[in-house]
Context: one part of a larger RNA
RNA sequence: CUGGGCGUAAAGCGUGCGCAGGCGGUUUUGUAAGUCAGAUGUGAAAUCCCCGGGCUUAACCUGGGAACUGCGUUUGAAACUACAAGGCUAGAGUGUGGCAGAGGGGGGGUGGAAUUCCACGUGUAGCAGUGAAAUGCGUAGAGAUGUGGAGGAACACCGAUGGCGAAGGCAGCCCCCUGGGUUAACACUGACGCUCAGGCACGAAAGCGUGGGGAGCAAGCAGGAUUAGAUACCCUGGUAGUCCACGCCCUAAACGAUGUCAACUAGUUGUCGGGUCUUAACGGACUUGGUAACGCAGCUAACGCGUGAAGUUGACCGCCUGGGGAGUACGGUCGCAAGAUUAAAACUC
Numbered sequence: 001c002u003g004g005g006c007g008u009a010a011a012g013c014g015u016g017c018g019c020a021g022g023c024g025g026u027u028u029u030g031u032a033a034g035u036c037a038g039a040u041g042u043g044a045a046a047u048c049c050c051c052g053g054g055c056u057u058a059a060c061c062u063g064g065g066a067a068c069u070g071c072g073u074u075u076g077a078a079a080c081u082a083c084a085a086g087g088c089u090a091g092a093g094u095g096u097g098g099c100a101g102a103g104g105g106g107g108g109g110u111g112g113a114a115u116u117c118c119a120c121g122u123g124u125a126g127c128a129g130u131g132a133a134a135u136g137c138g139u140a141g142a143g144a145u146g147u148g149g150a151g152g153a154a155c156a157c158c159g160a161u162g163g164c165g166a167a168g169g170c171a172g173c174c175c176c177c178u179g180g181g182u183u184a185a186c187a188c189u190g191a192c193g194c195u196c197a198g199g200c201a202c203g204a205a206a207g208c209g210u211g212g213g214g215a216g217c218a219a220g221c222a223g224g225a226u227u228a229g230a231u232a233c234c235c236u237g238g239u240a241g242u243c244c245a246c247g248c249c250c251u252a253a254a255c256g257a258u259g260u261c262a263a264c265u266a267g268u269u270g271u272c273g274g275g276u277c278u279u280a281a282c283g284g285a286c287u288u289g290g291u292a293a294c295g296c297a298g299c300u301a302a303c304g305c306g307u308g309a310a311g312u313u314g315a316c317c318g319c320c321u322g323g324g325g326a327g328u329a330c331g332g333u334c335g336c337a338a339g340a341u342u343a344a345a346a347c348u349c
Stems, first nucleotide, its partner, number of pairs: 004320003007303002012317001014202004021195003025088007033081002035077008049065006091192001092189004096184004104178007111155001116150007126137002163170002207248006216242002221237004259316006267294012298305002322349003331342004
């Protein structure tokens, strides 16, 4: 070097784009770098191996051979890889016509229900809360009820076992700009592809900075209870925050705990989107792309997975190597900070 693994035992980067690198469809011709064959030079001796010889054997010494799996030169082969030139259309992409969708930045506009608050009317002694209470609110007129107004946040039903997105995630309704997907038949380009260390971009919630906003909820905080205590669970309040704009942070059980791409390998049932055929219609058959439930072969330690694989293979990347110490210390990088990232050792079992 080769050889083992990564759903749950240690192990798939949170996700994508992508330079270098690695790998790469089909065909013709050429070249001969890799590759293969021959010749030749060299590959010191000793050592190792084989056949002999010498010490009474052996170790040891010694003769010959083989070997030294390598390198150089040269001649040739041309299947494969590579390179050069030319072609092809099955990979990939573009155009045309449809279609679905909470897809995104967004941006703008707008609607109703509800909570809270304010004003006024009616009206009187309670309300609220709990296991029970109390703190709290209320005769300065609460709660209830009616009318009007203000403001913020979220969008019941539809709603799904549904849809969209690379992931995070995305839901009232309307308009505008914009991305992707899928399908049908043809046309076009002609390998333009796959993966990707570094790099770049996006990335829930919480948190941070500046400026707004603030209805409800609510860390911290205050009070009331409970209790042996109660820095809690329960109750009454209530500030950051939650919302918006811009800029940071960059982490999650960021999960399918399952990297991306491609090929192959029984079926059955449901559902969402498109198409073809058929039916008077409902519907049915076929096909294609998702999303679910079962299940053969196979795999798996088992659980389970099972054409959406954890089956059978290939390409490329990431990661793992006993538990604790420790995702810590130190150093580096990034950050306003919080901290993030990279990442040990002593010691111990």